[in-house]
FMN riboswitch aptamer (RFN element) from a Candidatus Tectimicrobiota bacterium, 132 nucleotides, folded computationally. Of the family's consensus pairs, 100% are formed in the model.
Order: sequence, then structure tokens, then C1' cells
RNA sequence: ACCAACCUUCGGGGCUGGGUGAAAUUCCCGACCGGCGGUGACAGCCCGCGACCCAUAAGGGCUUCGACCCGAGUGGCUGAUCCGGUGCAACUCCGGGGCCGACAGUAAGAGUCUGGAUGGGAGAAGGUUCGG
Repeated sequence: ACCAACCUUCGGGGCUGGGUGAAAUUCCCGACCGGCGGUGACAGCCCGCGACCCAUAAGGGCUUCGACCCGAGUGGCUGAUCCGGUGCAACUCCGGGGCCGACAGUAAGAGUCUGGAUGGGAGAAGGUUCGG
């Protein structure tokens, strides 16, 4: 220094203003936001990953042994970008135009409110070891 196992901490932002209405931060005008790793140079929309959801499932739980509960892992599902400029190099920078955003709830349809979630998590930093 690298590898392995384990431990600790960290690990998501956003409707100001106005219109209609009995009622909307949900509709309309307008505003605002952008997780993680990678990529020849900085990425919501290039590649991959995570969250939600579905299936399956090692294993575990119980005063109840079941059409019960929890559940690593695995499989599935999984949105959106163009033009010009600079440059050796950019769908990443600069200028301009555009687009996308789980599920459940709601006095009315939600990327932004409330909730599952004091959860999970890609991963980031640090540490431990008669270890390799």
C1' cells in the first nucleotide's frame, strides 16, 4: 500500500406571488428542486446504482404453529436533451430552448403538502485485527 472480516459516524432538495372555486401549496398562470458511483473537464434527462412497487426466498419469531409475522439474498419493474460556442477532449462547462419526477392520503387531480419514514439506502469518511 492492497485485500478480507468487523465496528462507528454521515448519507435528499423544492410552490414566494396570483386566478377559478364551497373546497385546490393537488387544477390554471407563474415559481422552485435535483440522491450515489462512473465517465478524458463539473451531468436530474450519457452509463450504472439506490429509494417505491411486484415475485421469490436462506433464515428467524410466537402464550396463538396458521391462508400468521419479520426477512438477507435473487429476479422483475424503473422517467426525461437538443442546438450553438470554447476546447485535444464536454449529451457534463458557457449561452439558448426543451423535458422528467414511486406509492397511499386529501373539502379537488400533488416532483414540492401529509404519511409509511426516528424506516430503508446507493454510497462517503474514519477505525479495529496473534487476519491475508
NCBI's taxonomy places the organism under Bacteria, Pseudomonadati, Candidatus Tectimicrobiota. Rfam family: FMN riboswitch aptamer (RFN element). Its family is annotated with FMN binding in the Gene Ontology.